A computed fold for a 362-nucleotide RNA from a Chloroflexota bacterium, annotated as Bacterial RNase P class A. The sequence was found by an Rfam model in a public genome assembly. Of the family's consensus pairs, 94% are formed in the model. It matches the Rfam family "Bacterial RNase P class A". Gene Ontology terms of the family: tRNA processing, ribonuclease P activity and dimeric ribonuclease P complex. It is annotated as a ribozyme.

RNA sequence: CAAGUAAACCGGGUGACCGCCCUGACUUCUAGUCGGGGAGGAAAGUCCGAGCUCCACCAGGCAGGAUGCUGGGUAACACCCAGGAGGGGCGACCCUACGGAUAGUGCCACAGAAACAUACCGUCCUUCCCUUUGGGAGAGAUAAGGGUGAAAUGGUGGGGUAAGAGCCCACCAGCGGUUGGGUGACCAACCGGCUGGGAAAACCCCAUCCGGAGCAAGACCAAAUAGGGGGAUAAAGGGAUGCCUGGCCCCGUCCCCGGGUUGGUCGCUUGACCCUUCCGGUAACGGAAGGGCUAGAUAGAUGGUCACCGUCCUUCCCAUUUGGGAAGGAUACAGAACUCGGCUUACAGGUUUACUUGCUCC
Repeated sequence: CAAGUAAACCGGGUGACCGCCCUGACUUCUAGUCGGGGAGGAAAGUCCGAGCUCCACCAGGCAGGAUGCUGGGUAACACCCAGGAGGGGCGACCCUACGGAUAGUGCCACAGAAACAUACCGUCCUUCCCUUUGGGAGAGAUAAGGGUGAAAUGGUGGGGUAAGAGCCCACCAGCGGUUGGGUGACCAACCGGCUGGGAAAACCCCAUCCGGAGCAAGACCAAAUAGGGGGAUAAAGGGAUGCCUGGCCCCGUCCCCGGGUUGGUCGCUUGACCCUUCCGGUAACGGAAGGGCUAGAUAGAUGGUCACCGUCCUUCCCAUUUGGGAAGGAUACAGAACUCGGCUUACAGGUUUACUUGCUCC
């Protein structure tokens, strides 16, 4: 200098004028003046997990659903951190829907002789026939060689054999056993029979976990109407929003027709909150001390205009020291609606840190 990997930050600023919402104080008080505050890193998606609210609670079972290597973090999680195994990359690093195929059922198209099972070709040996070195038919042996395929009774090499084969040997893979290391997933060494696969992101089995609905939840006030009408059920009924059982607690519960109201307040922002420093921990994170209060709207505020500046792009001029000046254009993704922890997706342009590879120079 170039190309990469991992992570983090900014993403407009200043001034003037006018306008909007919340809040404090004052006042000549149905409004005015002054002060303070006013969208995000994703507010998006609504995909997970919770806080909170309501439905009486507890236990057990069935159904259904979710997760799926190990350990840790957290309020919790399908998230985060650190490891293990497998795979990709020269590397920094990245990916994994990562329990079980020996509980069972089902599947592996086509090709191929054959895919829960092997003799199609071929090789060896032997009998018969033809007979020119040879050819044809039958019996037997053979999974080494060839063909088909994603996959064909472990792989490579050697010995051995009539020709072959874990038949034997060496080195590997798989499986089983013993010992050692580690909290664990797993790893290492030694020994051994010699050994058919894939796929559960098919049904299924195993382990762990799970009540439901949701701020349009829910609570209160005011006002108005028709203190309306009808039906079912009756403690053997109804009461956690899948079903069943048991215990315990409470008192009614459900359906149809018709009428009135559609207003206001709360919930609504002090939080598993943010910032700085120190301590513990590889880290995620935890603890201590100090400091801070940073929207709360409700047809839904947080804006509009003008000027200058910043950044980027294009063109021209000067300079050749990476730069300076002028003109034009552009300035991303995108708007809170109870709150928080994550994940996923979108993003013009700019900045920073650490590491890897290549080239060049000292």
The source organism's lineage runs through Bacteria, Bacillati and Chloroflexota.